[in-house]
């Protein structure tokens, strides 16, 4: 030096000038809503996106059973919790460093595995190899070749992503776990080491019963609905009541007006995820014609919050101790210009340092992305030009 793998950071800067929003202050103006100057703090991301997962918070729900649906699928941990997130097991790729995971069952059943093969799960005989009959030929009267017809046979070849362990042997007419050594693997016991998941190690044993479950499916565990457009209050609403006035009028309560059809403990209707069963609310529901309001105020940003230092932990996190307050809009705010710097890319000179491989300065041009809240967190995922930092691998090349 150059390929690479993991982890974390940044995400143009820097100054002038106008110009914008919440809040605070000061001062002015206006019956008031509210408006007008000035000064001050603050004012988007690392995904703010996708809307895939968890919760928070909010209303509705006394709780229960069973049936259907849905999510997850090695172990420990950690987290408010998740399908997240650490670590490790096992399994696969990678020379590595590391990376991926579709991780419980295939002996409960159902299913598929094209095409090629004989034969794709108790399957199979194309070529083959053994034995018998029988017919030609040749012959050294053993015997060989060839055609067919029965029987063994699956070790040898072929096909195919995958062929029902695998190597050497005994032993057969040829063969074959038929036997037998060793090995693989199952399946059972028994020792070790781990918090497990599982690792090592021994021994007996039948000889071996493919692969897909991100197919159905079966086993284990888990699972209330909705959703800031969530609710919450305040205006408004013809009217009917009460109260205070001589009258005008004020002030509280309550609450849309008519009409028609069910029902009021023999129960209209409504709730308990989708349905059944059970059960609980209940006097009002249901329809049609009209009437007021579509306004405004909270929800709203102190959060499972950020930073920093120390312990504890392989991490992931997790005490403690200090320190900060960083949009809150609602036709919807942070723009616009103007000047220098300014990576990657480009060019082809100088120079200066080093034993050397090599570095490192100057000089011209150049001018860097995906992208914007709107209840709020903690994720995954999906987009992103550059750059900087750190630990690792591996290959070249100098000393």
């Nucleotide at each position: 030096c150059g390929a690479g793998c993991u982890g974390g950071c940044c995400g143009g800067g820097c100054g002038g000038c106008c110009g914008c929003g919440u809040c605070g202050g000061c001062g002015g103006g206006g019956c008031g809503a509210c408006c007008c100057g000035c000064c001050g703090c603050c004012g988007a991301g690392g995904a703010a996106a996708g809307u895939c997962c968890g919760g928070a918070c909010u209303c509705c729900g006394c709780a229960g059973g069973g049936c259907a649906g849905g999510g997850u699928g090695g172990u420990u941990g950690u987290c408010a919790a998740c399908g997240g997130c650490a670590a490790c097991c096992c399994g696969g790729g990678g020379c590595g460093a590391c990376c991926c995971g579709c991780g419980g069952g295939a002996a409960a059943g159902u299913g598929c595995c094209a095409c090629a093969g004989a034969g794709a799960a108790c399957a199979g005989a194309c070529c083959g190899c053994c034995c018998c009959a029988c017919g030609u030929c040749c012959c050294c009267a053993g015997g060989g070749a060839c055609g067919c017809g029965g029987g063994g046979u699956a070790a040898g070849g072929g096909u195919g992503a995958a062929a029902c362990g695998g190597u050497g042997g005994u032993g057969u007419a040829a063969g074959a776990g038929a036997c037998c050594a060793c090995c693989a693997g199952c399946a059972c016991c028994c020792c070790g080491g781990g918090u497990g998941a599982c690792c090592g190690g021994g021994g007996u044993g039948g000889c071996u019963c493919g692969g897909c479950a991100a197919a159905c499916c079966c086993c284990a565990c888990c699972c209330g609905g909705a959703g800031c457009a969530a609710g919450a209050c305040c205006a408004a609403a013809a009217g009917g009541c009460c109260c205070c006035c001589a009258c005008c009028g004020g002030g509280g309560c309550u609450g849309c007006g008519c009409a028609g059809g069910c029902g009021u403990u023999c129960g209209a209707g409504g709730g308990c995820g989708g349905c059944c069963c059970g059960u609980c609310c209940g006097a009002g529901c249901c329809u049609g014609c009209g009437g007021g309001u579509a306004g405004g105020u909270c929800g709203c940003a102190c959060g499972a919050g950020c930073c920093c230092a120390c312990c504890g932990g392989c991490g992931a996190c997790g005490g403690u101790g200090g320190g900060c307050c960083u949009a809150g809009a609602u036709g919807g705010a942070u723009g616009g210009u103007c000047g220098c710097c300014g990576a990657a890319c480009g060019g082809a000179g100088g120079g200066c340092c080093g034993c050397g491989a090599g570095g490192c300065c100057c000089c011209c041009g150049g001018g860097a992305a995906c992208a914007g809240g709107a209840u709020c967190c903690g994720g995954c995922u999906u987009a992103c030009a550059g750059g900087c930092c750190a630990g690792c691998u591996c290959g070249u090349c100098c000393g």
The prediction has a mean pLDDT of 75. A computed fold for a 399-nucleotide RNA from Pseudonocardia lacus, annotated as Bacterial RNase P class A. Rfam family: Bacterial RNase P class A. Rfam describes the family as follows. Ribonuclease P (RNase P) is a ubiquitous endoribonuclease, found in archaea, bacteria and eukarya as well as chloroplasts and mitochondria.